A computed fold for a 73-nucleotide RNA from Pelotomaculum sp. DTU098, annotated as transfer RNA.
It matches the Rfam family "tRNA". It is annotated as a transfer RNA. Rfam describes the family as follows. Transfer RNA (tRNA) molecules are approximately 80 nucleotides in length.

RNA sequence: GGGCCAUUAGCUCAAUUGGUAGAGCAGGCGACUCUUAAUCGUCAGGUUUGGGGUUCGAGUCCCUAAUGGCCCA
Numbered sequence: 001g002g003g004c005c006a007u008u009a010g011c012u013c014a015a016u017u018g019g020u021a022g023a024g025c026a027g028g029c030g031a032c033u034c035u036u037a038a039u040c041g042u043c044a045g046g047u048u049u050g051g052g053g054u055u056c057g058a059g060u061c062c063c064u065a066a067u068g069g070c071c072c073a
Stems, first nucleotide, its partner, number of pairs: 001072007010025004019056001027043005049065005
């Protein structure tokens, strides 16, 4: 220098052909228990890495930037 992949909740990851962003773990509260743990219920938590574009509508498509990883030179 060139190519490819990833970036979504505190963490690990989903999200179909573009149509209201979800799960598990962690956290708060409650139930259960002599108590703790475990288990169960419930609640909260997101400018989907930044910017721009297309569209009635973008996590998803296009352009660009950033960060990380892999390959080639």